[in-house]
RNA sequence: AGGGUUUGAUCCUGGCUCAGGAAGAACGCUAGCGGCAGGCCUUAUACAUGCAAGUCGAGGGGCAGCAUUUACUUCGGUAAAUGGCGACCGGCGCACGGGUGAGUAACGCGUAUGCAACCUACCUUUAACUGGGGCAUAGCUCGAGGAAACUCGAAUUAAUUCCCCAUAGUACAUCAUAAUAUCGCAUGAUAUAGAUGUUAAAGCUUCGGCGGUAAAAGAUGAGCAUGCGUCCCAUUAGUUUGUUGGUGAGGUAAUGGCUCACCAAGACUACGAUGGGUAGGGGGCCUGAGAGGGUUAUCCCCCACACUGGUACUGAGACACGGACCAGACUCCUACGGGAGGCAGCAGUGAGGAAUAUUGGUCAAUGGACGAAAGUCUGAACCAGCCAUGCCGCGUGCAGGAUGACUGCCCUAUGGGUUGUAAACUGCUUUUAUAUAGGAAGAAAAAGGCUAUGCGUAGCUAACUGACGGUACCUGUAGAAUAAGCACCGGCUAACUCCGUGCCAGCAGCCGCGGUAAUACGGAGGGUGCAAGCGUUGUCCGGAUUUAUUGGGUUUAAAGGGUGCGUAGGUGGCUUUUUAAGUCAGUGGUGAAAUUUCAGGGCUCAACUUCGAAACUGCCAUUGAUACUGGAAAGCUUGAGUAUCGUUGAGGCAGGCGGAAUUUAUGAUGUAGCGGUGAAAUGCAUAGAUAUCAUAAAGAACACCGAUAGCGAAGGCAGCUUGCUAAGCGAUAACUGACACUAAUGCACGAAAGCGUGGGUAGCGAACAGGAUUAGAUACCCUGGUAGUCCACGCCGUAAACGAUGUUAACUCGAUGUAUGCGAUACACAGUAUGCGUCCAAGCGAAAGCGUUAAGUUAACCACCUGGGGAGUACGCUCGCAAGAGUGAAACUCAAAGGAAUUGACGGGGGUCCGCACAAGCGGUGGAGCAUGUGGUUUAAUUCGAUGAUACGCGAAGAACCUUACCAGGUCUUGACAUCCUAGGACAACCUCAGAGAUGAGGCUUUCUCUUCGGAGGCUCGGUGACAGGUGCUGCAUGGCUGUCGUCAGCUCGUGUUGUGAAAUGUUCGGUUAAGUCCGGCAACGAGCGCAACCCCUAUCCUUAGUUACCAGCAUUAAGUUGGGGACUCUAGGGAGACUGCCGGUGUUAAGCCGGAGGAAGGCGGGGAUGACGUCAAGUCCUCAUGGCCCUUACGGCCAGGGCUACACACGUACUACAAUGGUAGAAACAAGCUGCUGCGAAACCGUGAGGUCAAGCUAAUCAGUAAAACACUAUCUCAGUCCGGAUUGGAGUCUGCAACUCGACUUCAUGAAGUUGGAAUCGCUAGUAAUCGGGGAUCAGCAUGCCCCGGUGAAUACGUUCCCGGGCCUUGUACACACCGCCCGUCACACCACGAAAGUGGUCUCAACCAGAAGUAGGUGAGCUGACCUCGGAGGCAGCCUACCACGGUUGAGGCCGUGAUUGGGGUGAAGUCAUAACUAAGGUAGCCGUA
Repeated sequence: AGGGUUUGAUCCUGGCUCAGGAAGAACGCUAGCGGCAGGCCUUAUACAUGCAAGUCGAGGGGCAGCAUUUACUUCGGUAAAUGGCGACCGGCGCACGGGUGAGUAACGCGUAUGCAACCUACCUUUAACUGGGGCAUAGCUCGAGGAAACUCGAAUUAAUUCCCCAUAGUACAUCAUAAUAUCGCAUGAUAUAGAUGUUAAAGCUUCGGCGGUAAAAGAUGAGCAUGCGUCCCAUUAGUUUGUUGGUGAGGUAAUGGCUCACCAAGACUACGAUGGGUAGGGGGCCUGAGAGGGUUAUCCCCCACACUGGUACUGAGACACGGACCAGACUCCUACGGGAGGCAGCAGUGAGGAAUAUUGGUCAAUGGACGAAAGUCUGAACCAGCCAUGCCGCGUGCAGGAUGACUGCCCUAUGGGUUGUAAACUGCUUUUAUAUAGGAAGAAAAAGGCUAUGCGUAGCUAACUGACGGUACCUGUAGAAUAAGCACCGGCUAACUCCGUGCCAGCAGCCGCGGUAAUACGGAGGGUGCAAGCGUUGUCCGGAUUUAUUGGGUUUAAAGGGUGCGUAGGUGGCUUUUUAAGUCAGUGGUGAAAUUUCAGGGCUCAACUUCGAAACUGCCAUUGAUACUGGAAAGCUUGAGUAUCGUUGAGGCAGGCGGAAUUUAUGAUGUAGCGGUGAAAUGCAUAGAUAUCAUAAAGAACACCGAUAGCGAAGGCAGCUUGCUAAGCGAUAACUGACACUAAUGCACGAAAGCGUGGGUAGCGAACAGGAUUAGAUACCCUGGUAGUCCACGCCGUAAACGAUGUUAACUCGAUGUAUGCGAUACACAGUAUGCGUCCAAGCGAAAGCGUUAAGUUAACCACCUGGGGAGUACGCUCGCAAGAGUGAAACUCAAAGGAAUUGACGGGGGUCCGCACAAGCGGUGGAGCAUGUGGUUUAAUUCGAUGAUACGCGAAGAACCUUACCAGGUCUUGACAUCCUAGGACAACCUCAGAGAUGAGGCUUUCUCUUCGGAGGCUCGGUGACAGGUGCUGCAUGGCUGUCGUCAGCUCGUGUUGUGAAAUGUUCGGUUAAGUCCGGCAACGAGCGCAACCCCUAUCCUUAGUUACCAGCAUUAAGUUGGGGACUCUAGGGAGACUGCCGGUGUUAAGCCGGAGGAAGGCGGGGAUGACGUCAAGUCCUCAUGGCCCUUACGGCCAGGGCUACACACGUACUACAAUGGUAGAAACAAGCUGCUGCGAAACCGUGAGGUCAAGCUAAUCAGUAAAACACUAUCUCAGUCCGGAUUGGAGUCUGCAACUCGACUUCAUGAAGUUGGAAUCGCUAGUAAUCGGGGAUCAGCAUGCCCCGGUGAAUACGUUCCCGGGCCUUGUACACACCGCCCGUCACACCACGAAAGUGGUCUCAACCAGAAGUAGGUGAGCUGACCUCGGAGGCAGCCUACCACGGUUGAGGCCGUGAUUGGGGUGAAGUCAUAACUAAGGUAGCCGUA
C1' cells in the first nucleotide's frame, strides 16, 4: 500500500467481497511444561446447605455452660474463688467493605465554578467544665397462653440507660435601634458594645490513665446550586395550571413551588419543546496516519438498585443487600388457630443458554470493626483448585551419515524422479519430565524488657508468629530417553500430482467448480503456512475519500426544486476613529490514580511489576497584542436604486373590426355516380348526390410576411386596431448613500389533460358503432361520431415543466453572423452597450463534449444524491369535489444495475459494386412407367454412417456365396493374426468315414535348410502366461483428410503517429480494375499471407528427330502393302509469339478506358491445377492413426443359411417416353480418347439372337476391342394410344460362376400397362457453352439408366440493375457479443418467500375521570391511660378517633405500540408451461418517450 468481481475488449461511475488488527468469546480437531492475567455477556430467573458483622467484663446486673483450685458431701452433687462468659441492659459498629446494572436521556455523569444558603460520629488542635439528686426497665424469679414463632401478667434490681436541679466569662439563639471600621456583584458578611432567653456532663481504673459535656478551628466525608458537553425518530409540532413569577407562611442541616394561601399570566419550543424508542455515565479499551468510528468485561471514580411496590423509624450519616412496618406474588412449616423467608455477598443447585470454575485453605501478610490491650470477627483480602480463555517464555534434540537403502507415491516405466540426510548406523548434549539430597525470601512490628523524656514519643534489645509449602529455587543419577498437531494448496493467496465420482455426491469469503481425462468435490502421495496450538462462526474498527471538517459529487452515470417574490438565517463595497466578543501570545489553577509514551530498576529473559519524566490536544481565571472578522460612531461613491430624455418587441388584460377557407341552409345549372383505399367496403346519391354558380348563417383558427428573428421569471405569446398596464436597453451623471446577494418555512404564477356551474359547438375528435386487414386485431387504414377542444367564473398543481446545466458577482485568447440602441453627414465603418447564434485557444472532462451565454478559475447562499430491484409503492399525515398530488419507508431479493466510447455482428437503414442473382433466352424437374438413394413402416435381421444450402445414383470405382460389420443356429478359447519361454516333430500332400459345414476320427506316405558337427534358423503341433482380438462407445478428447462461405478479395504484421484506454491510422478518400489491380492524394512508411504471374493442356509458327505414324513426287500392291522419301499430317523434345508494344480519342501530362492497325490469337486468348486469416464444437473413431472408457469360454474367432433386395406410403436424383425437327426398314460416310496376358481376341464356321467352336495376331502409334452414332440419302407410316411408347407377364434360351430360389445380366417369341408435354413451385446454362449424338475407362467372375473421361453436330439471349438470393466496401442506429435462429415485456397456470389491507381477537404502555384507601407521617381531637417535673390542680406523654397525602386494587373512557386473523391485494424468486410479440437495429415493421383521461 491494495486486490477480485459488470464488458467480446476499454475507460469511468458504483455496489458487493478479500487480505490486517482486536476480544470476558463459542464450536471442531489436537495437546508436553511453566509464569502472569481472566472466567454467567443469556433469566434483575428460582434457590437446598454452610459461611459472609461483630465486638467491648477496663460500662452494668449477673453467671446458663466450660476449665482449674479449694471446702463440704448422703459421692448424686453443693458452695466459694479464679480464668472466663451464653443470654440480657448499655456503648461503638452494622450507612464501610462485597454484589449487580433492572431503572434512569436526568445536574445522572464528565468538566469548570459557587454556597454571604449548609451538616459532618470517630481523628487532630485550642481553651473550659465534669457538682447534686431522682424514677424506671431488661435480665433473674413466679405465673399464664401457644403446635411453633413468640407473647402476656405479677414482683424485684443495676448501669457510661433515662429524668430533674445547679453552674455559661469563654457557648448558642433572639432582639433592638443605630453607630463605627473593613470587605463584598447584590441580598449582605465580619469585628466592637448591650439586653433577654435557652440548654450540659458518667463514670471506670491495675491510679499511669481511659472516658464524658459544651464551644471554636482543622481534616475527612456528605448535601445543594450553576455554565458547558452528553444517543436515535419530525411518518412525534405544539407543550404546560404548582404550570412561570411574586408576597407571606410552613418545612429542611440548608436554598428553592419543596409544600400551602393569595396575586399576576406567564413559562418552554424549529438553535427541536412535548411525545416515542434505546441506554447506567466517565477514566479508559479496540481500531485508525490522523480526524474519527465502535465499546463500557476485568482495575479505578460517580450513580442507581437489593423478591415487586409503598413507608417511615433509629442514627453524625439510611428512607438502610444479610434492620423495621404494610400491600402483592411466590416458596416453606403447621396441631389449620397461625407463622417463617428473600444469594444482584462467597461457594454451591435447578432452569435458561453456543457458553463461563471449588459447597477449598488461612487470617501468615495488607486492610476493616470493636477493644486499653492480649485478642476476637472478617467468603474484604492473601493463597490454593478447575479451564490452552488470552498474553509471554521453554521444550519435543544436535552433529555426522548416500549404494541417495526398503516401503509408499508419480512418470515419457530395460529405467527415472520424489519422500530424503530423512531412516538405519556412529558420536555428542540433557533444558524439560523422572529417581535422590538440600531448601527459601515474603517477618517486621504490635505486645514485653531497658534507656532517655514534663507529656506525646524516640532509641536499644532477648524472643514469638507462614495459609501458600517441603512450594519456588538449587544439587544431581540414568538415558534420545517423556513430548506435534491443525488448516490450506483454481484466482485473489504461499503451496500439484494420481485415483474415485460424473450437474450425482458435494464445495463455496467473492468470482465460481462438478454433465467421463476435476491442480476447485472425496481419498492418497507430495507441498505451503502457523505451531501447543490450528481452523471455523458471530461481533467491532480498518481497507471504505462508500456521508467526504481533514476529504466527494449533481449536462449524459444517483443527484438543480417547474418559475418567481420574499421572512428567518447565512454572507457582504471603500476610508477613518474607538472597543476587544471572536482571534493570537504569556502566566496561574485544574485536568484523581491506574492506563499510554520515553528513560531506568526487579523477577535467569519476556509477559508482568515498579520508579521517574512526559503527555492528558480540555476547562476556568488573569495579563497583554489589535492585522483580519464582529460591535459602536463618522464619512465616501464604484454595488444597488431613483430622476430626465430616447428607443424596442407575437410581453399582459379588456373592447371593436376584417378577409380567405370549411360546414350547413336556400335557390339555380346539371346527370349518374360520388367518396375512400395498398386494394376494397361501410357511407352519400334518381326523394337528383358529387361538380359549378349565387345568397345567407355559424363557430374556430389567423396563409403570405416568418427568420437560424423578437418579447416574457417560467408556463408561454402571432390577422388589424383602440384603451389600460408591465418590462428591458441606451444616453445624461442630476439625486439617495451599501439601501446589497441568496433564500429554509411561506406566498404567487404555472402547458396539456381532467373536474364543477352556465353558455357555445363550424372543423377536428378519446369513448362508441360500422367497414376492412389479420391466425386473431378490443389496433394501425376507412366511414361516421359523443365528451372534449372555444367562452365566463371556480378548482387541479402535474409534464422529457429540458439547455436533462439553481441564483448572484468577478476574472480568463480569438474568428464570424444577426436583432435593437448610441456614435457617425452615410447604402460605408475598424468604435461602444445589451441580447440571440456558429466555430475554436488555454483550461476542464470518464469520454461525448463545454469553451466570455463555461461543464474554465474563484467567492456567497439555497436545493438535491449515496448500488439495482421492491417503490415514488405501503402505512400515517396534509391538500383536493373527485381524479389524485405532496411527504415517503421496511421486509425480502440480486452481484450487479449504469454512463461514455471501441471492435464486430445485425437491420422489413442509406450509398456503391459484383455474381446465370434477377431480367432476356434455351432445355429440364414437379404429372407417367421404370432405375437408384433416403425417410417411414415392417422384420429374427432388414448392419452402420451422411440430414437446409454444404444428406438423399452420398461412403459404395459395382451386397447371389465372399464382401458383411446385421439376424437365428452350430462351434473354438493364448485364439484367424504378432512377440517371448518350454516339450515334441518334420511339415505338407493324398485317401476313407461322420457332419450343412466349421470340425472330428482313421489310414497311407514322409531325412526341411545351413553348419566350424557343438549347434543355429525356418515351419508345424502341444503347454504356460504375459498377451492377442473388437467395423464396441466418445468426430463434443484428437491427428490426418474433406465439404462450405468462395477462386469471394480479402486477412494481417513491424516501426512511427493519434487516443488515459479498448483501439485507430496504414486498409479511409478521388479515380480505375476481374482483383487491397494500379494511379493520385493523405501521419504515415514499409512488409507478409492471398490476387496476378511462374506449372499443365489447348490455339499459330519455327527447329530437331522420323518408327509402329505420314505419303507430295518416283517405283510397286487388292491394300502406305513394300522400296523409298523427311516435304506435308502427326508424334514429342526445344524455341518464337501478346507486352495496351503501336496509332487516335478520353482521362489529373496518372492509372486506365474506348476505337483502330497488324496478327493464328488482343486487352486475363480458352480450359485446368492452385482455395489467404478464418466460420459452421460442419463430416469422418466404419479407410487409416490415436487418448480415454468398455468386453475377454465374448461385444473376440470359425461355419453354413438368411438379411442388407421387405412395401399401404412420402421425397430427392436419373433413364425412357408421350412422337412427324419423329418411328421403322434399307443402303452408305466422318472421330477423339482409352484399354488389353488369369487379358483383348481378328478372320472363318454354327445359331434368328444372346452366344458358341476353332484360332491368327498383339506385352501394343505395329494386333485387337472398333460398328462410331446422331447427321445426310431412299422407302414407308399420316396424327391414331398409333408401325408412338415400351412397363408388366408367359414360354424358350445364352453367359459368368461351387451355386443365379430368395437375388444377376443378356437373347428370342408372345404380351403391349401408364403416358397425348405435366398444378403450385423449382433447377441448369452466356460459346465450341446449352441442347443433342454416340465412344471408352475404373470397380468387376458376372452385373450401370450411376460416376469419370472422349470426341461428333451445334444454338438462342443479355435492354439493364427497380426487384428476389448471396457476397465485397463505406456510412448510420443498437438495450445484440452464443452476436436477429439475438435480446426481451406483460397477463394467466403451478411452487415457495416476505409484506400490506381485513369482520374481529389477544397483549402491553400512556393518559383522563371516578371509587377505594394498608402501613406511615403531619395536623386536629384526646371525656380513656399515665413513673420521674411541679404550685397536686396540672404540664408533658400515650392509646383511641377524625382529616390530609398516598401504594396495591377497582370501574369507565380515550390514545399509542406489538402480535394474531377466514379472506384479499400487489411484490419477489423459481424448470425447458400457456397466450400473444410491447420495447431494443431502419423507419423493431404504426418513430420512441413524458404528463393526463
The RNA shown here (small-subunit ribosomal RNA) has 1493 nucleotides and comes from an uncultured prokaryote. The coordinates come from a structure-prediction model, not an experiment, and the mean pLDDT is 82.